């Protein structure tokens, strides 16, 4: 310098002006509550607030206990409130490496599936080939000669074989030697597999030794089996206060002896007239609590490889509800481009600094946490490999 791998942070800062939304205080109006108005102080999004995919808290309902169904998870150990998350490991796979990935139990409980190709896709089988054999034809040789004998070639009958060829994602252990008519775990060595034992490890497992010729294709992100876990609904949960209208219950007054209403400031008068008024409880609109002090955050020490835990000290850090958290200006910082360029280098080139211009992502709390996933900007740190130079 190039190509990569891993990780933790940050998400501009300060000031000014004008707003928005809660809280507190003061003043003021009203009817002491409360509300309105004005002023001041102080608070006001995120690493993902997102997707709503997992796991919990909290709330209400359900619940003796057990089973079925349904769903989820599936190597080992640990962490945690809990998890399908995290940490540390085992084994396998990928990468030269740093490192990364793995739904990683069971195919000898049963069922199913395995396209095309191929003889055969699972009770193994036999297309070519190889070997033995029956028969026929032809050639050659021995022989004095031959239809007999020996041998070779081709066709063919009956068998043997699974070494080789060919198909496929996958072909009934691999490979070498012996063996055989040709072959074959038929036999043997090594590797693999299965079983047993020893040693190490909490364990997954590893290492070593012995035995067995080897029986057993793949697929469970196919049904299924095994083990473990899971009650349901969700802050529109749920509690409290509570208007108008309608209806319910109770009471009072009244129904040609007139309750009540209209005309009206009041009385009289006149007209209408069978209902009118009060109370109570439920419930709707609306309000309020839930609501943010919490498995919280920061710092230090201790334990642990780590995730994390313990102890001590400190901090309070949005709580809106058609839903606030914004806009503009100035200065500084960061990045990019252009121009000039101190200085360094034999050189290609590197480059302090100055000036001008431009840029700054994804995104927006809604009961609260822990995760996962997805979106996204520039920089930083550590590590690996390659090349060159010293």
């Nucleotide at each position: 310098a190039g190509a990569g791998c891993a990780g933790g942070a940050c998400a501009a800062a300060u000031g000014g002006u004008c707003g928005c939304u809660g809280u507190u205080c003061u003043a003021u109006g009203u009817u002491u509550a409360u509300c309105g108005u004005a002023g001041a102080a102080g608070g006001g999004a995120g690493g993902a607030a997102a997707g709503u995919c997992c796991g919990g808290g909290c709330u209400c309902c359900a619940u003796a206990g057990g089973g079925c169904a349904a769903g989820a998870u599936g190597c080992u150990g640990g962490g945690u409130a809990a998890u399908g998350c995290c940490c540390a490991g085992u084994c396998c796979c990928g990468g030269c490496a740093a490192c990364g990935g793995g739904a990683a139990g069971g195919a000898a409980a049963g069922u199913g599936c395995c396209a095309c190709a191929g003889a055969a896709a699972a009770u193994a089988u036999a297309c070519c080939g190889c070997c033995c054999u029956c028969u026929c034809a032809g050639g050659u040789g021995a022989u004095c000669g031959a239809u007999g004998c020996a041998u070779c070639u081709g066709a063919u009958u009956g068998g043997g074989u699974a070494a080789g060829g060919g198909u496929g994602a996958a072909a009934a252990g691999g490979c070498g030697a012996g063996g055989u008519a040709a072959g074959a775990g038929c036999u043997c060595a090594c590797c693999g597999c299965u079983c047993c034992g020893a040693u190490g490890g909490u364990g997954a497992c590893a290492u070593c030794g012995g035995a067995g010729g080897c029986u057993c294709g793949g697929u469970a992100a196919a049904c299924c089996c095994c083990a473990u876990c899971u009650g349901g609904a969700g802050c529109a949960a749920g509690g409290c206060c509570a208007a108008a209208u309608a209806g319910a219950a109770g009471g009072a007054c009244a129904u040609u002896c007139g309750a009540g209403g209209g005309c009206u400031g009041c009385c009289c008068g006149u007209c209408c007239g069978a209902g009118u008024c009060c109370u109570u409880g439920g419930g709707u609109a609306g309000g309020u609590c839930g609501c943010u002090u919490g498995a919280u955050c920061c710092c230090g020490c201790c334990g642990g490889c780590a995730a994390c835990g313990g102890c001590g000290g400190g901090a309070c850090u949005a709580g809106a509800u058609g839903a606030a958290u914004g806009a503009c200006c100035a200065u500084u910082g960061c990045c990019c481009c252009g121009u000039a360029g101190a200085g360094g280098g034999u050189g290609a080139c590197c480059g302090a600094u100055a000036c001008g211009g431009g840029g700054a992502a994804c995104a927006g709390a809604a009961c609260c946490c822990g995760g996962c996933u997805u979106a996204u900007g520039g920089a930083c740190u550590g590590c690996u490999c390659u090349a060159a130079c010293a």